[in-house]
This record gives sequence, structure tokens and C1' cells, in this order.
RNA sequence: GGAGUACUUAGUCCAGCCGCCGGCGCGUAAGCGCGGGAGGAAAGUCCGGGCUUCACAGGGCAGGGUGCAGGAGAAAUUCCUGCGAGUGCAAACUCAGGGAAAGUGCCGCAGAAAGUAUACCGCCCGUUUCGGCGGGCAAGGGUGAAAAGGCGGGGUAAGAGCCCACCGGCCGCAAGGGCGACCUUCGGGCCUGGCAAACCCCAUCCGGAGCAAGGUCGAAUAGGGGAGGAUGAGGCUGCCCGCUGACUCCCGGGUACGACCGCUCAUUCCCGUCCGUAAGGGCGGGGUUAGAUAAAUGGCUGGAAGAGAUCAAUAUCUCUUACAAAACCCGGCUUAUCGAGUGCUCCCGCU
RNA sequence: GGUCCCAUCGACCAGUGGUCCAGGUCGUAGCCCUCUCAAGGCUAAAACGCGGGUUCGAACCCCGCUGGGACCGCCA
Repeated sequence: GGAGUACUUAGUCCAGCCGCCGGCGCGUAAGCGCGGGAGGAAAGUCCGGGCUUCACAGGGCAGGGUGCAGGAGAAAUUCCUGCGAGUGCAAACUCAGGGAAAGUGCCGCAGAAAGUAUACCGCCCGUUUCGGCGGGCAAGGGUGAAAAGGCGGGGUAAGAGCCCACCGGCCGCAAGGGCGACCUUCGGGCCUGGCAAACCCCAUCCGGAGCAAGGUCGAAUAGGGGAGGAUGAGGCUGCCCGCUGACUCCCGGGUACGACCGCUCAUUCCCGUCCGUAAGGGCGGGGUUAGAUAAAUGGCUGGAAGAGAUCAAUAUCUCUUACAAAACCCGGCUUAUCGAGUGCUCCCGCU
Repeated sequence: GGUCCCAUCGACCAGUGGUCCAGGUCGUAGCCCUCUCAAGGCUAAAACGCGGGUUCGAACCCCGCUGGGACCGCCA
């Protein structure tokens, strides 16, 4: 100097004034006082849970998700550490990374042939009426993304795993290492193309609905009309079994689209210490009032500080921001994002 | 707030691994026809929302974004 990776911070700080939404206290009330008030993603709603309810959630089929190993975690399309493959000089990054000798299917065009089928050019042998014909071959050319293991030698009429060495792959009751994925070595026959984010097979997991869940109260209206229903409506899963058991659907009507509970303390955060490579776990101590409902969390002024522009300087002017904003709550993932900062690692150059 | 769905010329549709530099109808533009217009005939322009991945090959399969749309209140 360049790069990789893991994070942190979300914007200044002080004072004053005016507001908004909750809580507590005082007050008959108006109001007053004290204290609290957005995010790392609150987002997308992509996964997983808590919670509520249906039957505390059952059996089968269908359907869907996931897919190297070990570990962490409540679980996860989550995380950590490894293995293998690929990329990179490297730090490092990426991978839906089981099975293609269970079966089916696809591999357009080109090409002889796209998987048990074959020969266009060609090579070799024989024959010939010199045009060809019969047989052998798959090494070479050609086609293609991909051509029946690669390459070298022997061998042969020419050739070929036909034979041999090396390499790759497969197989093994082989040996050694590792918890394991797998690695190293040995032996064997000579080798079985690709696609499963094609169907599928194997393994494993998954009940539905969602806070507009669900419960209590209350206002108003036409307790109106139609259809179905204990010979089982509706619900629990798309279907069947099984369970439940009186309402359900449509039209029309009303509405304060109302109040309260759910509602915010959470599988939580911080510090120390121990164990662990790490994710994380154990122990000890400490901390924690946003709960709105059409939706509050804001604005102004002055000063300090910082940055930028003009300028020799004094000085003047401007700016202090990005993405975006809770809506039952957590753990993740993904995406958006200004400026600044920190740790570790690698490469190059110089000393 | 929640649950789903969709995206192909200007509009509406087809295409669901290759035969697709993507096809059809209407519309647009040009030419022909006509005295002129319409109708008709011929021709042309014009699109797979964006970014990755799987595959030899993607409009199509998978993932992530972007944009658009639909439905769901309570009471009797």
C1' cells in the first nucleotide's frame, strides 16, 4: 500500500421554551408535581417456537419441508467446529453436499452412435471385371456440453485393458488412523456417461387456525327472509376412520369498527469466574415502567464541539444526515443503510 | 395486523426445459387497393419485472428482492 474477516456505534453535548402518549401521587374539578417513552433492522412475513382455541392433537392415505459428520440450541431454510468439492498466490469465501449397478423418463440441433446401439471419413486382410464386394478394427479424423476410463509402452495384419507401469474411479467381512464425515495404504477385476432445484427411492420431521387468536361487558337494530341440520349441520386436515354435538351458510339489518382482560418480565440483558477450539453451558452478583388503537415518542431558540466551502489570515456562510419507525411476545434468516471506530489475519513493497 | 395470489409486446391471452433471436387477436406505423375514407391485402416495430443458483441449455425448475392485487372486524 492492497485485501479478508469478526464486530461496535446509529449521533453529537448543554441550557431554555412549547407540545404528544402511558404510569404514580395530590386535588371536588380544572389542573399541578415526579418519573418513563422506538430499531438494528421495529421491514419482508421467509423459517422456528411461546401463548390461545379446536379433542393436550389420535390412526391411515395423500401432501409438504429437510438431506456430509460431530456438537450447540426449546426448535429452526439457525449457529459452531470439522470433512469433501470448487475458486483464490494467500488470509478466506461458496456449496439443496443422500441414492444414477431399484425402476421410469430426458439428453433438442449436430453426429455412425446419447447407453447395450453402432461406423461417415479412415486403418488392415482377402478378392476383383478396378466400379466395388466380403470380413476385421474402433487407435486417428470429424460431431457435440458430454463419445464407452486417461496417458505411455508392449503386442498385432491393423487394432483393442488384449497385457503391463502410473493416474482417476468402483469394489472389499483387507490393514492402520479418526467418535464420525473421511483420510492413508494394500489387494482385485478391468471400468458400470450426465441429469434427482425430472418423477422417484431411502432417511427424517411436520395437526389446523391465528391476538381481527380467545374471554368478559355493553350500545343500537327488523330475534326479518331463504336454504340445510340429531337419518348428524358445522368443526377437528384435502380424503377415509375416529372424536365432538346444535347450530351453520346466504340475503337483509345495526354499529360506540366501543370498553376491559389478553398486554408485556422475557426460552431476557449486563458483569465476574470456571468448562469448552467454538457455538454455548454451569455458578455467583446485579439490572429491567414504550404499551399506543388511526395510532404518542416531536418542534423551536441559544451556546459549545466537529466537518465542509471561500480566503494569505482574521472572519463569514453552510451542514451535523443514512435506512427507516413498535402494534401479542421471543429466537433466527433475508433485505435496506450515512458517517465513524475497534480486534484479528493474509499478500506485496521497503528497511 | 393477519392469510393468500399474480407478474410475457401498448391491451388481452398462449407457450411449463431445446424444435422460441418467444406465437396469436386487437391496437400502432408504413406500403398496396380506392376519387377519398372504411373494410381488405402485404410488411414492420414492440415483451418474458429484477438479481443469483441448478442444468450442456431456463420465459419454464429453485432461492432472494421489487411491484401489484384479493380476502379476513364486532353485534343480534
Predicted 3D model of RNase P RNA and transfer RNA as a complex of 427 nucleotides. Rfam match: Bacterial RNase P class A. Rfam links the family to the GO terms ribonuclease P activity, dimeric ribonuclease P complex and tRNA processing.